[in-house]
Predicted 3D model of a 73-nucleotide RNA (transfer RNA) from an Erysipelotrichaceae bacterium.
RNA sequence: GGAAGCUUAGCUCAGUUGGGAGAGCGCGCCCUUCACAGGGGUGAUGUCGCAGGUUCAAGUCCUGUAGUUUCCA
Numbered sequence: 001g002g003a004a005g006c007u008u009a010g011c012u013c014a015g016u017u018g019g020g021a022g023a024g025c026g027c028g029c030c031c032u033u034c035a036c037a038g039g040g041g042u043g044a045u046g047u048c049g050c051a052g053g054u055u056c057a058a059g060u061c062c063u064g065u066a067g068u069u070u071c072c073a
Stems, first nucleotide, its partner, number of pairs: 001072007010025004019056001027043006049065005
């Protein structure tokens, strides 16, 4: 220098057909216990890396760009 993958909640990730943003773990509160653990109930959390474009509508399509991993030279 070139190519490919990844970036979504605190963490690990799904969302692959453009229309509801989600799961597990974790966290707050309540119940259960003498207390803890465990169990049950309930709740909160998002610039979908960033910027722009297409579209009635974008996590998803297009362009640029940043970070990261791998491969080639």
Its Rfam family is "tRNA". Rfam classes the family as a transfer RNA. Rfam's curators write: Transfer RNA (tRNA) molecules are approximately 80 nucleotides in length. The coordinates come from a structure-prediction model, not an experiment, and the mean pLDDT is 80.